[in-house]
């Protein structure tokens, strides 16, 4: 720096990827739970627990255990 295509044959379902299958949402769908402190209230903020699935399956990472 030219030129094609795609940009709703998508997007989303508390940590990565694939496949299948349910529900959701078209600027939304989503952003988990417990304990303490500040704040009038929204909120803000410190710790702390499971979970890489929204479900089932497989791999990556993490954790425990065992065995070499």
């Nucleotide at each position: 720096u030219u030129u094609u295509a795609a940009c709703a044959a998508g997007g989303c379902g508390a940590u990565g990827g694939a496949g299948u299958u349910c529900g959701c949402c078209g600027a939304a769908a989503u952003u988990a739970c417990c304990c303490g402190a500040a704040u009038g209230a929204u909120u803000u903020u410190g710790g702390g627990u499971u979970g890489a699935u929204a479900a089932c399956u497989c791999c990556u990472a993490c954790u425990u255990c065992u065995a070499u």
Molecule: Fluoride riboswitch aptamer (crcB RNA motif)
Organism: Bacteroidota bacterium